[in-house]
RNA sequence: CUCGCUGGAGAGAGGCGCGCAUCGGCCGACGCACGACGGCCGUGGCCGCCCACCGAAGGGGCAAGGUGCCGCCGGCGCACAAGUGCGGACGGGCGGCACCGAAUCUCUCAGGUAAAGCGGACAGCGAG
Numbered sequence: 001c002u003c004g005c006u007g008g009a010g011a012g013a014g015g016c017g018c019g020c021a022u023c024g025g026c027c028g029a030c031g032c033a034c035g036a037c038g039g040c041c042g043u044g045g046c047c048g049c050c051c052a053c054c055g056a057a058g059g060g061g062c063a064a065g066g067u068g069c070c071g072c073c074g075g076c077g078c079a080c081a082a083g084u085g086c087g088g089a090c091g092g093g094c095g096g097c098a099c100c101g102a103a104u105c106u107c108u109c110a111g112g113u114a115a116a117g118c119g120g121a122c123a124g125c126g127a128g
């Protein structure tokens, strides 16, 4: 790292829609029953939008630290007109910039928000 088993949290059963199903009621259907189809009303599984919220798929951000470059200071070496000049891998100090840089931290893009199910970071066990 992969596979199998086990455990595994949080947050609205929110609102809207000439939207699409399912199921139910009424009407067309006048007088007993049935009745395709259509209309209206309800239901609310799905879809879209809006608001609120959650962090533990995935994704973004960074601390210590590391690397590189630059500047200043120091040190070292060399030179001389003797306190200045020149030089660099000196595993020296300080500062600046760039890059790298973890999490259950943080952001909330993605994902998720009754229960169940699914998913699930992470943890334990076993195998490769």
Base pairs, nucleotide, nucleotide: 001128002127003126004125005124006123007122012051014050015049016048017047019046020045023042024041025040026039027038028037052113053112054111058109059107060106061105065100066099067098068097069096070095071094072093073092074090076087077086078085079084080083

The RNA shown here (Glycine riboswitch aptamer) has 128 nucleotides and comes from uncultured Rubrivivax sp. RNAcentral holds the sequence, with entries from MGnify. Rfam family: Glycine riboswitch aptamer. Rfam describes the family as follows. This family represents the bacterial glycine riboswitch. The coordinates come from a structure-prediction model, not an experiment, and the mean pLDDT is 77.